[in-house]
RNA sequence: GCCAGCGUAGCUCAAUGGCGGAGCAAGGAUUUCAUAAGUCCGAGGUUAGAGGUUCGAUCCCUCUCGCUGGCA
Numbered sequence: 001g002c003c004a005g006c007g008u009a010g011c012u013c014a015a016u017g018g019c020g021g022a023g024c025a026a027g028g029a030u031u032u033c034a035u036a037a038g039u040c041c042g043a044g045g046u047u048a049g050a051g052g053u054u055c056g057a058u059c060c061c062u063c064u065c066g067c068u069g070g071c072a
Base pairs, nucleotide, nucleotide: 001071002070003069004068005067006066007065010024011023012022013021018055027041028040029039030038048064049063050062051061052060
């Protein structure tokens, strides 16, 4: 330099155009003499950034940024 993949909650990952979720972690409650474990609860998101298509975009298209892999 060329090609491909990936970027979503603190972490690991779902969601194949129609309200963005789960597990773990963190917080609160309950339980205990106390701690841990258990049970319950609610919270936490400009879906990397910008633009476009569409009635509607995490999803489709373009550019930029970052990471990974392949080729040279």
This is a predicted structure of a 72-nucleotide RNA (transfer RNA) from Candidatus Woesebacteria bacterium GW2011_GWB1_39_12. Its mean pLDDT, the model's own confidence on a scale to 100, is 83. The sequence was found in a public genome assembly.